Two RNAs folded together computationally: RNase P RNA and transfer RNA, 465 nucleotides in total.
RNA sequence: UAAGUAGAAUAAAUGAUCGCGGCUGCACAGACGUAAGGGUGCAGGUGAGGAAAGUCCGGGCUUCACAGGGCAGGAUGCCGGAUAACGUCCGGUGGAGGUGACUCCAAGGCCAGUGCAACAGAAAUAAGACCGCCGGAGGCCGCGUUAAGCGGCUUAAGUAGUUUUGCGCAGGCAAUGCUACGCGGUAAGGGUGGAAUGGCAGUGUAAGAGACUACCGCUGCAGCGGUAACGCUGCAGGCUGUGUAAACCCCAUCCGAAGCAAGACCGAAACGAAAGCAACAGAUUGGCCCGAUCUGCUUUCAGGUGGGUCGCUCGAGAUAUCCGGCGACGGAUAUCCUAGAUAGAUGAUCAUUCACGACAUAACCCGGCUUAUCGUUCUGCUUAGUUU
RNA sequence: CGGCGAUUAGCGCAGCCCGGUAGCGCAUCUGGUUUGGGACCAGAGGGUCGCAGGUUCGAACCCUGCAUCGCCGACCA
Numbered sequence: 001u002a003a004g005u006a007g008a009a010u011a012a013a014u015g016a017u018c019g020c021g022g023c024u025g026c027a028c029a030g031a032c033g034u035a036a037g038g039g040u041g042c043a044g045g046u047g048a049g050g051a052a053a054g055u056c057c058g059g060g061c062u063u064c065a066c067a068g069g070g071c072a073g074g075a076u077g078c079c080g081g082a083u084a085a086c087g088u089c090c091g092g093u094g095g096a097g098g099u100g101a102c103u104c105c106a107a108g109g110c111c112a113g114u115g116c117a118a119c120a121g122a123a124a125u126a127a128g129a130c131c132g133c134c135g136g137a138g139g140c141c142g143c144g145u146u147a148a149g150c151g152g153c154u155u156a157a158g159u160a161g162u163u164u165u166g167c168g169c170a171g172g173c174a175a176u177g178c179u180a181c182g183c184g185g186u187a188a189g190g191g192u193g194g195a196a197u198g199g200c201a202g203u204g205u206a207a208g209a210g211a212c213u214a215c216c217g218c219u220g221c222a223g224c225g226g227u228a229a230c231g232c233u234g235c236a237g238g239c240u241g242u243g244u245a246a247a248c249c250c251c252a253u254c255c256g257a258a259g260c261a262a263g264a265c266c267g268a269a270a271c272g273a274a275a276g277c278a279a280c281a282g283a284u285u286g287g288c289c290c291g292a293u294c295u296g297c298u299u300u301c302a303g304g305u306g307g308g309u310c311g312c313u314c315g316a317g318a319u320a321u322c323c324g325g326c327g328a329c330g331g332a333u334a335u336c337c338u339a340g341a342u343a344g345a346u347g348a349u350c351a352u353u354c355a356c357g358a359c360a361u362a363a364c365c366c367g368g369c370u371u372a373u374c375g376u377u378c379u380g381c382u383u384a385g386u387u388u
Numbered sequence: 389c390g391g392c393g394a395u396u397a398g399c400g401c402a403g404c405c406c407g408g409u410a411g412c413g414c415a416u417c418u419g420g421u422u423u424g425g426g427a428c429c430a431g432a433g434g435g436u437c438g439c440a441g442g443u444u445c446g447a448a449c450c451c452u453g454c455a456u457c458g459c460c461g462a463c464c465a
Stems, first nucleotide, its partner, number of pairs: 001384010012353007020047002023044006032037001049359001053370002056368005061259004068290004073255005078092005093107001094105004108250002113248002115244003130190002132186004137155007158181005164175004198216002201213003217239001218237008263310004272301006281295004303464003317336008354357001389461007398414004408445001416432005438454005
């Protein structure tokens, strides 16, 4: 210098004017509203994000027994740690990719059981002989005077039983169809497949084969190291066996339900009707059962109101420094308060400058994940080249 | 704001649980029938199962992430 890799920051800047939502202070009015409640003006100060998003996880908070037992159901899944908790994060183990920095992995268990593996292929899981290889048997040929025997070539021709038809006096002959038989070994090689009973080399054999041997892989045991996952070393077992659990399932751990339209309070208005059930009942209660609590309650239709206050933002809070820890994180001290609407506020105009501006706008809060995103800057590291 | 569901041929739907190259009806096209049309009969075409990634030998189906569309949810008594 180039290429790459990991992480972090930022999300146009400055000023002026006008406008909008909260808050604080002061002033005004008690005029708006039946009421609960609230209003107006001025000044000051403040006012979206890294994802506010998707709503995919976890927790707080609220109501229901401050939630209990069982079944069902759901989630997670190498090991250790962090945390309020997690499916998140940190550190490690194993595997995969990359020259490397580094990145990725739903990574428990198919020797608990069950299911599935289409098509192709001879055979698909205690499988299997299609081609090939080898041996036997048959047939043919040759050598041999014959025979015995030897050598070579070849491989489904055939054999038995029976049906029907034709010919024949008959025995029978010919044709035709059906049934049965038509040897065995071998998984090294070919071919099929995602997958063919561990790989490779040698010994061995008729040909072969973990049948045997070395190395590698696998499994088991022991020793050592490590908290553990696991690693290293040694010995043993010829290797009892494929894949799939993001198939049912098994094992371990965790999970009560609903959600701020939760829920609490105030005010106003309104009319009830039908059905169901009755303490062996009904409701709270949610998929079911039990338990607990309560005694009128539930459902449907009709009716009324759609107003206000709280919940609502001080919080597992932010920033700085120090300490502990490899790290996630934890602790101490100091300082700070930083949107809170309810038809829903962030905008507009002007001036100057630049790299000319992406994705996108809170709605109870917080920790994560995932997804979208124009660019700019910084730091660590790797590889290659050049120069010294 | 919160909670659910759906997406398969031009249209309406099956198939998904428990994976093996996707079907039904209407519509379209061709032929037949008819003097002609409709109806009827016979046949054919038309699908990368919303998109992307993963698990698997193999995905419409199982898992994850996006996109689009739809439904429900106030209080009193």